[in-house]
Parts: sequence; structure tokens; C1' cells
RNA sequence: GGGCCUGUAGCUUAGUUGGUUAGAGCGCCUGGCUCAUAACCAGGCGGUCGCCGGUUCGAAUCCGGUCAGGCCCA
Repeated sequence: GGGCCUGUAGCUUAGUUGGUUAGAGCGCCUGGCUCAUAACCAGGCGGUCGCCGGUUCGAAUCCGGUCAGGCCCA
């Protein structure tokens, strides 16, 4: 330098004829339960869907560029 794969909540991640509000587990916060803690139960907070642009009535999803990480080739 070229090709391919990955990027979604603090962590691990789901998410296809593109369709209204993006979910789950763990974690965190509050309350319940308990002498107390853990476990358990209920509720809650938490997301620029890597970034920029384009297509579209509508984009996590399609297209182009770019950044980061990984693999392969030179």
C1' cells in the first nucleotide's frame, strides 16, 4: 500500500423484505424482605447505534468517505 471482518448502555451483546417509542443479561440507584449482609422481589437511571455526508416520507439497517481494532496478501 491492497483486500476482508468488527464497532449498538459502564461491561457482554440481540436487532433483515428500512416502519412510529432501539431491547436483554450483568452492573449502578431507590424501595421491599432480613437483626444485618448476600440472595430474592418491585421500580428507576443509563444510548450522538464509531464519525461525516448521501439516498428515502422514514436509516442501527442501504450507498460513499473516514477513524479505531483485528486477520490475510504484498